[in-house]
Model confidence (mean pLDDT): 85 of 100.
A computed fold for an 86-nucleotide RNA from Natranaerovirga hydrolytica, annotated as c-di-GMP-I riboswitch aptamer.
Of the family's consensus pairs, 100% are formed in the model.

RNA sequence: UGUCGAUAAUAGCAAACCUAUCGAAAGGUAGGGACGCAAAGCCAUAGGGCCUUUUGCUUCAAGCAAAUGGCAGCCUAGCCGCCGAA
Repeated sequence: UGUCGAUAAUAGCAAACCUAUCGAAAGGUAGGGACGCAAAGCCAUAGGGCCUUUUGCUUCAAGCAAAUGGCAGCCUAGCCGCCGAA
């Protein structure tokens, strides 16, 4: 230095749920809260996947399509980073 990842050390993040708020929704943000996480750090204009339906089409009801809306705690790629036992 690389791989790797302890019943090590020091720090860190925060699922569900609740409250407030933004949003059409999915979802985001803030506070509380911890199921978990060695990248649960960044990146959604790298690829795949998933969610929603403001929108488009058809329409009686409703259905279909697709993000220009989202998800990095779904996977891979990319960027950056703490510690050091085997």